[in-house]
Context: one part of a larger RNA
Formats: sequence, structure tokens, C1' cells
RNA sequence: UUGGGUUUAAAGGGUGCGCAGGCGGCGCUCCAAGUCAGCGGUCAAAUCCAUGGGCUCAACCCGUGGCCGCCGUUGAUACUGGGGUGCUUGAGUAGGUGCGACGGAGGCGGAAUGCGUGGUGUAGCGGUGAAAUGCAUAGAUAUCACGCAGAACCCCGAUUGCGAAGGCAGCCUCCGAGCCCCCGACUGACGCUGAGGCACGAAAGCGUGGGUAUCGAACAGGAUUAGAUACCCUGGUAGUCCACGCGGUAAACGAUGAAUACUGGUUAUCCGGCCCGACUGGGGGUUGGGUGACUCAACAACGGUGAAACUC
Repeated sequence: UUGGGUUUAAAGGGUGCGCAGGCGGCGCUCCAAGUCAGCGGUCAAAUCCAUGGGCUCAACCCGUGGCCGCCGUUGAUACUGGGGUGCUUGAGUAGGUGCGACGGAGGCGGAAUGCGUGGUGUAGCGGUGAAAUGCAUAGAUAUCACGCAGAACCCCGAUUGCGAAGGCAGCCUCCGAGCCCCCGACUGACGCUGAGGCACGAAAGCGUGGGUAUCGAACAGGAUUAGAUACCCUGGUAGUCCACGCGGUAAACGAUGAAUACUGGUUAUCCGGCCCGACUGGGGGUUGGGUGACUCAACAACGGUGAAACUC
């Protein structure tokens, strides 16, 4: 460089926004830069190509013409471009109905887990292929009551939905964004892509400060084994969580860049129109019924209010 490619062979950037650049809807009009045509100038020779000729052929040599350009001039105006003017279908705005685990902030909830206090209760518990380390008569495991803490949200839940990607799931409120559909009021090509650039970007990791229930790299111990720096078991630090920064990676995958037009199939989800059917509240008061929280005294964990000295 290409009338080659890029799901799996080499090859789509992790994702978006976007400057330059490239490309760009329908009509009228002007210009004539690109474009096309005529004419003129120039394009040294050799080389190259075509053709004719000369060495017996060829190489070689000679003649004629040509290619590709550049400049000027006169025209043409379909297309591209430039100027002007108009349009509404591309794009956007407004109005209306909807949709969703879309983002940010705050509040609330129950289960589970661990821990604390008290009660019951007694010799085991736990764990495994089997064990042991471990926990337990200073009363564990189990069980009941109350309390505290952190993290994650069972069922619903689905080839479900939303988001540009990463990703997003208990409930409520506030703030913000997106998309579909209906409508056809407004702007009038405002568009597409996008090297650089900017922003976002799982997990792990890093910095500062907090937090730490669970799980758990490292580490320790117990097993297994010829060994076992593993797989299994008992513990367990960083981390896992929060705030604010950093970093910028992934099988960041649909291993499939973005956009427009055309074209086949489908209707689970979503929206609009028409028709049919079913279901359903929430809060407060009062009357009656049910249940049965009993009363007194003293306390624990803990909860609320909350100084000063000392220490730090």
C1' cells in the first nucleotide's frame, strides 16, 4: 500500500464524552475551487510503451507516435465544494402517560452469627475418611430471657429488569439521571464518527483516620504422606466494612468497535389503543367480646443524662 482481514487461526481500544480532522438530509438560486471539454505553452537527450525499419535472428541500433504531468486561456454546471434563501423527514426541545436491583444521601427492619449478663442443666462438646490439635467441672456444648456489635439482605427471583462499561437486589424518604410510548406545539441539519485529550473504570493492592461480627492470604498447631513448605482439621494477622485520596489492571468476553439504510423471523419483557374478568385498603376514635400483661421490695449486663480534679 490493498476490490485482504480482525467471534474461536495474528488482529476491536475496558467504557463513554468530545477539540481538530474525515463524512453528511430535501428544494431554489448565484459562483465556478474540485470535475469535464476545446485551444495554446511547456514537459532536453537517453530510458519506458506502441509501431515501422537496419545488422541472416536476437541482444543492439535508427525513425515516428505516445503515456503521466504542470501552466495559461475559452467554455460547460450534472455531481462535490463555496455564498444566499427556504423546508421538515435526521437531530433536539416542550407537553402527557409509563418503566426499572440506574446513581447519590439519610433513616428504619427482621433473621442469622459472635460476644456479654442472668436462669435451667451436667460431662462432655467440637471436628474427620478415621483422628488429633482445640474448647469444657474456674461448669462448656445444649436450652431460655435480656442486652451489645458488625456485616450481608432468605423467600419473591426468572435465558427477568436497569446502566456506556465496570456494575446494580431488605424497606422507606429526599435529591439526580436515563429510556420507551403517545402527541405533533417549537428549533430548523443544530448530524455521524472521532487521532490526541478528558472522565468513568471489578477484585486485589497502597496512603491517612476509623471500624472489626463473619470469613480469612501470611503465620502457628493437629493430621495425611516416603516427604506434604498443599489438599482435610483447630486457631488466626493483614484484608474483607466506612470516609477521603492514589492506582488503572481483568477470560474488563458477546473473546464480536460505533452509526445509518435495507431485509427475514418472533412477542417473553416494556409502551399505547380496544374489550372482558377478578381482587384490594391504611390511620384514628368508640362500644362489645377474646387474650391475660399481676402487685411490692432489692439487684445484673446494659440504656439515658452527664460535670470537675488527676492522668493522657
Predicted 3D model of a 312-nucleotide part of an RNA (small-subunit ribosomal RNA, central domain) from an uncultured Bacteroidales bacterium. The RNAcentral record of the full RNA draws on SILVA.